[in-house]
RNA sequence: UACCUAAUACCGCUUAAUCCAUUGGAGUGGGGGACCCAAUUUCGUGCAAACCACUAGGGGUGAAUCCUUCGUUAGAAGGUAGGGCUACUUUCGAGGCCCGAAUCCGACAGCUAACCCCAUCAGCGUUUCAAAAGGAGGUU
Numbered sequence: 001u002a003c004c005u006a007a008u009a010c011c012g013c014u015u016a017a018u019c020c021a022u023u024g025g026a027g028u029g030g031g032g033g034a035c036c037c038a039a040u041u042u043c044g045u046g047c048a049a050a051c052c053a054c055u056a057g058g059g060g061u062g063a064a065u066c067c068u069u070c071g072u073u074a075g076a077a078g079g080u081a082g083g084g085c086u087a088c089u090u091u092c093g094a095g096g097c098c099c100g101a102a103u104c105c106g107a108c109a110g111c112u113a114a115c116c117c118c119a120u121c122a123g124c125g126u127u128u129c130a131a132a133a134g135g136a137g138g139u140u
Stems, first nucleotide, its partner, number of pairs: 002139004011125004018026003027120006037110001044054003057108001058105004066079005082099005088134004093129002
């Protein structure tokens, strides 16, 4: 200089959700919480003032919101903001596929140094094309 190759469940993906260790620590993620700044005039239901309980207000995690149709309701279907995957890594494009849930606080929360608190679950098995850049290994 040129060419070739790519993990196959001891692997890989979503997610903060992993690692070390042994009941703790590190890392990661989230919430609460001053000044300044920003915004702003008000407090639901349960006999209801307080306590307590609840969830129609309000707020939080999350991509997971909103619309239409059916349905008395519960809910169902379709679409959609948005999110993810397409295997050396990153970016861009075409095509394809999947998700578009759930749950918590309890009348209360803007931002937020110090400070305080919580979580570290769960669910999966994709592997088409083209371009650019950057690596790893190998051959000549």